RNA sequence: AUGACCGGUUCGAGAGAGACCUUUUACAGGCGCCGAAGGGGCAAAAACUCUCAGGCAAAAGUAUCGAAUCGUGACG
Numbered sequence: 001a002u003g004a005c006c007g008g009u010u011c012g013a014g015a016g017a018g019a020c021c022u023u024u025u026a027c028a029g030g031c032g033c034c035g036a037a038g039g040g041g042c043a044a045a046a047a048c049u050c051u052c053a054g055g056c057a058a059a060a061g062u063a064u065c066g067a068a069u070c071g072u073g074a075c076g
Stems, first nucleotide, its partner, number of pairs: 006071008018031001020030003032056003038052001039050003
């Protein structure tokens, strides 16, 4: 001095499913549903599958993608 791989942070994009019923209005209960936090299952893995949790107006969150930045330091 180049900055692979990996991880974190910030910004942008970001789906799905009832503003159903009840009701003491708690974000509660019941029924119905979703699969893109996580978790379980498979020879292994998965964006498959299950739905324990989570979610089904808005808000928030979300896998994934892009950029920037920070850490580490493979290769040259």